[in-house]
RNA sequence: GCCCCGGUAGCUCAGCUGGAUAGAGCGUCCGCCUCCUAAGCGGAAGGUCCCACGUUCGAAUCGUGGUCGGGGCA
Repeated sequence: GCCCCGGUAGCUCAGCUGGAUAGAGCGUCCGCCUCCUAAGCGGAAGGUCCCACGUUCGAAUCGUGGUCGGGGCA
């Protein structure tokens, strides 16, 4: 230098055939339960979907450029 994959909640990830209020598990907080704790059960908070531009009535999803991480080739 070229090519491929990935960046979505604090963490690990799903969603990526464009359309509902963007989700799950773990964690955090509150409550129930218990003599107390743990476990269990119920609930809540938490997101510029890496950034910018473009296409579109509508973009996490498509296109272009950039950026960060991983891999391959030279």

Annotation:
Transfer RNA from a Gammaproteobacteria bacterium, 74 nucleotides, folded computationally. NCBI's taxonomy places the organism under Bacteria, Pseudomonadati, Pseudomonadota, Gammaproteobacteria. It matches the Rfam family "tRNA". It is annotated as a transfer RNA.